[in-house]
Small-subunit ribosomal RNA, 5' domain from Desulfovibrio sp. A2, 535 nucleotides, folded computationally. NCBI's taxonomy places the organism under Bacteria, Pseudomonadati, Thermodesulfobacteriota, Desulfovibrionales, Desulfovibrio. Rfam family: Bacterial small subunit ribosomal RNA. The sequence was found in a public genome assembly.
Context: one part of a larger RNA
RNA sequence: GAUUGAACGCUGGCGGCGUGCCUAACACAUGCAAGUCGUGCGUGAAAGGGCUUCGGCCUGAGUAAAGCGGCGCACGGGUGAGUAACGCGUGGAUGAUCUGCCCAUGAGUUGGGAAUAACGGCUGGAAACGGUCGCUAAUACCGAAUACGCUCCGAUUUCACAGUUCGGGGGAAAGGUGGCCUCUGCUUGCAAGCUACCGCUCAUGGAUGAGUCCGCGUCCCAUUAGCUAGUUGGCGGGGUAAUGGCCCACCAAGGCGACGAUGGGUAGCCGACCUGAGAGGGUGAUCGGCCACACUGGGACUGGAACACGGCCCAGACUCCUACGGGAGGCAGCAGUGGGGAAUAUUGCGCAAUGGGCGAAAGCCUGACGCAGCGACGCCGCGUGAGGGAUGAAGGCCUUCGGGUCGUAAACCUCUGUCAGGAGGGAAGAACCGCCAUGGUGCUAAUCAGCCAUGGUCUGACGGUACCUCCAAAGGAAGCACCGGCUAACUCCGUGCCAGCAGCCGCGGUAAUACGGAGGGUGCAAGCGUUAAUC
Numbered sequence: 001g002a003u004u005g006a007a008c009g010c011u012g013g014c015g016g017c018g019u020g021c022c023u024a025a026c027a028c029a030u031g032c033a034a035g036u037c038g039u040g041c042g043u044g045a046a047a048g049g050g051c052u053u054c055g056g057c058c059u060g061a062g063u064a065a066a067g068c069g070g071c072g073c074a075c076g077g078g079u080g081a082g083u084a085a086c087g088c089g090u091g092g093a094u095g096a097u098c099u100g101c102c103c104a105u106g107a108g109u110u111g112g113g114a115a116u117a118a119c120g121g122c123u124g125g126a127a128a129c130g131g132u133c134g135c136u137a138a139u140a141c142c143g144a145a146u147a148c149g150c151u152c153c154g155a156u157u158u159c160a161c162a163g164u165u166c167g168g169g170g171g172a173a174a175g176g177u178g179g180c181c182u183c184u185g186c187u188u189g190c191a192a193g194c195u196a197c198c199g200c201u202c203a204u205g206g207a208u209g210a211g212u213c214c215g216c217g218u219c220c221c222a223u224u225a226g227c228u229a230g231u232u233g234g235c236g237g238g239g240u241a242a243u244g245g246c247c248c249a250c251c252a253a254g255g256c257g258a259c260g261a262u263g264g265g266u267a268g269c270c271g272a273c274c275u276g277a278g279a280g281g282g283u284g285a286u287c288g289g290c291c292a293c294a295c296u297g298g299g300a301c302u303g304g305a306a307c308a309c310g311g312c313c314c315a316g317a318c319u320c321c322u323a324c325g326g327g328a329g330g331c332a333g334c335a336g337u338g339g340g341g342a343a344u345a346u347u348g349c350g351c352a353a354u355g356g357g358c359g360a361a362a363g364c365c366u367g368a369c370g371c372a373g374c375g376a377c378g379c380c381g382c383g384u385g386a387g388g389g390a391u392g393a394a395g396g397c398c399u400u401c402g403g404g405u406c407g408u409a410a411a412c413c414u415c416u417g418u419c420a421g422g423a424g425g426g427a428a429g430a431a432c433c434g435c436c437a438u439g440g441u442g443c444u445a446a447u448c449a450g451c452c453a454u455g456g457u458c459u460g461a462c463g464g465u466a467c468c469u470c471c472a473a474a475g476g477a478a479g480c481a482c483c484g485g486c487u488a489a490c491u492c493c494g495u496g497c498c499a500g501c502a503g504c505c506g507c508g509g510u511a512a513u514a515c516g517g518a519g520g521g522u523g524c525a526a527g528c529g530u531u532a533a534u535c
Base pairs, nucleotide, nucleotide: 001535002534003533004532006531007530008529009528010527013382014381015380016379017378018377019375020374021340026338027337028336030335031334032333035071036070037069040068041067043065048059049058050057051056078293079292080291087218088217089216090215091214092213093212094211097210098209102206103205104204105203106202107201108200109199110144112142113141119134120133121132122131123130124129150170151169152168153167154166155165157163175198176197177196178195179194180193184191185190186189219265220264221263226256227255228254231253232252233251234250236248237247238246268290269289270288271287272283273282274281275280295316296315297314298313299312318329319328320327321326346372348371349370350369354368355366356365357364358363385415386414387413388412395406396405397404398403419476421471422470423469424468425467429462434457435456436455437454438453439452440451441450479524480523481522482521483520484505485504486503490519491518492517493516494515500507501506
């Protein structure tokens, strides 16, 4: 000099864009943060309103609600504890692998069965939550049929079970919604028929995502020199989507190490960020990629994927409820509280946009996100007025008493109108989706649906914000540090090795440009200094 997620002191007008628990991975009150689908399924209220012969009936409404079932909850969001490791970075391997939803292609979707929740009866418990008996549905569950391709075994071919061919064994499925009468059935129209869409099953390929393995790189201590029994390798097996001591039985005695093993300390890694001419040094906040974790430790279940932050089980610590028998909980999600600390924000608005989940869709959910609030925490921009104005006013300070200086500074005159204030107008961000109309396309026996285009209509949290116009008015808006040398800037008074200053050198013991005050000056400026830290 540059820089910072800064803090502290003094000061503080406005706006834009960013950014804000670096400490206790300390404990958490309260609310919200993951649901959705009735076009998978069976049930199914009430308030209110109307009528009444007072028994009830209709409507609300097949709505709300719960349940079965499907998909999602493994994404998104947080944190950096652990980890010196194939964790990360980079480059490869997978002939050792998987991949829901999505896309393309091919084939199929036949015919049956047995349950169960919800519900009802009885009943246990303070509660959390149950028990037993009975009923019922499905795209829930289970057989059967078929299956080229798929898979297993044998044979064949082959360097090779990579692939080809043959034989044998095994293995699928689910329906829903709309439209129609060409075929079929009853001949009205309807559905078991046809058709469209959404699904379901098998297979192949793609895309995406993931698992595993390897080369190289990745901090300090040698005042850590030896470490190792599943240890190193093999045969066989188990397990996994998959290789492998990953695990197991047996066999062998190996494996690593001064090119730093082992041990200890510290630490998430990277793109990047800061600094520097560069080489290098330092850092790893915000944003993006990867990893790890979710009160602490362990475990599996479900699932395409978890050993799963707002799932389950066990143990532990802590907190809460209890009728003492037993139960409930996990903010390192967004706000917020206590605590720690030099120190770090609102218990805000909205799904309008972008993105995500579910749904055929309307739509619902979304503390992701978009915005607003608070903080000069940072960067950037703007303002606090402009021109004229000497009798160099008053006053302050200094003085050699002549004067000098603050100083065109003020007053005063003439203007301007940024920001803040008041009034009026007032956006872009919105395009989809949906609905209406018109036209085209399109499958089919045909119509519809679907798809495309055009026109209209609908949707804004921010926000009556940005912006524009007008009104008024110099009016409301300057401080901080320094002035001995380094280092830009000097005098007076007070003090008298005292009080004090200080980054280094050093000042202060009676004329201190170095302490304290004043006048003046210098430097930055809505900031200025100090402290801490890095180059």